[in-house]
């Protein structure tokens, strides 16, 4: 210099004007409403609503079946399908990344095409033996053979020697794997080493299934409280031709209509209040731990809206890109600052609250790896 890998932090700053939401204070008002002043007012993902919890209501003796989820080990945690540290496997030259990573040596099932044969293997070509025909080359029949050819993603360990009619773990040596076993290391997954058995056992469990562990349902539109109008319900009183009550603009008379009318109680709707934001809380520091995380001390209070506030405009500074002008350094490529302009500034908006995951997104910085150049 270039390419890459991992990670931390940030999410422009200040001022003015005009607004919005909530709290406090002041004065006013019977009260409501409105006013003045002051303080506070989105995120790293507030998002997707994918996991796990808190909280609330409903259900629930205990056990089992069914159903669903998780699936290497240890640790962390309120809990998790999350995280940390590891193991094994795969990818990468490396930094590093990825992995539903228990069991197919329990049972059952499945496998296109090609191929003779695809799972208690298999004889198409070839090789070998015997029989038979033929002068011979060779043909035909029966049998043996998985060493060679060919097909396939995959053909039942590999190489060599022996062995055989030809062959074959048929026998042996070495190598690879499996199972059993012993020793050492590790909490463990597992790792290292020795021995035994010819044992060679294919793939597939995001196929059924087996094993181990876990799992009740609904979500703040949960739930609690207050509570109109109208229409039902219950009770009491009163009235039904001896006329309650109502209409005729307020009252009396009069007239007309007339079987209901008045009060109380309860459920419940609209609406309102609450749940509601102080919490598995943030920051700093010390201690423990490789780490996730845990503990002690100090300190801070930091949105709570409900058609849903948290904004808009202007000025100035800063960052990045770019045009022009003049200049400095350098052989050059190029580098450096100055002045005047133009432009850009991402993803995105709380709605009960936390812990995670995933996705979207801007530039800066730090550490590490590989390659190239120079000293």
């Nucleotide at each position: 210099g270039a390419a890459g890998c991992a990670g931390u932090a940030c999410a422009g700053a200040c001022g003015a004007u005009c607004g919005c939401u909530g709290g406090g204070u002041c004065a006013u008002u019977u009260a409501u409403a409105a006013g003045a002043u002051u303080c506070a007012g989105a995120g790293g993902a507030a998002a997707g609503u994918c996991c796990g919890a808190a909280c609330a209501c409903c259900a629930c003796a205990g056990g089992g079946c069914a159903g669903g989820g998780u699936g290497c080990u240890c640790c962390a945690u309120a809990a998790u399908g999350u995280g940390g540290a590891g193991u094994c496997g795969c990818g990468g030259u490396a930094a590093c990344g990825c992995g539903a990573a228990g069991g197919c040596a329990a049972g059952u099932g499945c496998a296109a095409c090609a191929g003779a044969a695809a799972g208690c293997a298999a004889a198409c070509c070839g090789c070998c033996g015997c029989g038979u025909c033929g002068c011979a080359a060779g043909g035909c029949g029966c049998g043996g053979u998985a060493a060679g050819g060919g097909u396939g993603a995959a053909a039942c360990g590999g190489u060599g020697c022996g062995g055989u009619a030809a062959g074959a773990g048929c026998g042996c040596a070495c190598c690879a794997g499996u199972u059993c076993u012993c020793c050492g290391g590790g909490c463990g997954a597992c790792c290292g080493g020795g021995g035994a058995a010819g044992c060679u056992a294919g793939g597939u469990a995001a196929a059924c299934c087996c094993c181990a562990c876990c799992c009740g349902g609904u979500g703040c539109a949960a739930g609690a409280c207050c509570a109109a109008a109208u229409a039902g319900g219950g009770g009491a009183g009163u009235g039904c031709u001896u006329g309650a009550g109502g209409g005729c603009g307020g009252c009396c008379c009069g007239u007309c209509c007339g079987a209901g009318c008045u009060c109380c109680c309860g459920g419940g709707u609209a609406g309102g209040u609450u749940g509601c934001u102080g919490g598995a809380g943030g920051u700093g520091u010390c201690g423990g731990g490789c780490a996730a995380c845990c503990g002690g001390c100090a300190u801070c209070c930091u949105a709570g809206a409900u058609g849903a506030a948290u904004g808009a405009u202007c000025g100035c500074c800063g960052u990045c890109c770019u045009g022009g002008c003049a200049g400095g350094g350098g052989u050059a490529a190029c580098c450096c600052g100055g002045c005047c302009g133009g432009g850009a500034g991402a993803c995105a908006g709380a709605a009960u609250u936390c812990g995670g995951c995933u996705u979207a997104u801007g530039g800066c910085c730090u550490g590490c790896u590989c390659c190239g150049g120079c000293c």
The RNA shown here (Bacterial RNase P class A) has 375 nucleotides and comes from Desulfatitalea sp. NCBI's taxonomy places the organism under Bacteria, Pseudomonadati, Desulfobacteria, Desulfobacterales, Desulfatitalea. Of the family's consensus pairs, 93% are formed in the model. It matches the Rfam family "Bacterial RNase P class A". Its family is annotated with ribonuclease P activity, tRNA processing and dimeric ribonuclease P complex in the Gene Ontology. About the family: Ribonuclease P (RNase P) is a ubiquitous endoribonuclease, found in archaea, bacteria and eukarya as well as chloroplasts and mitochondria. It was read from a public genome assembly, where an Rfam model found it.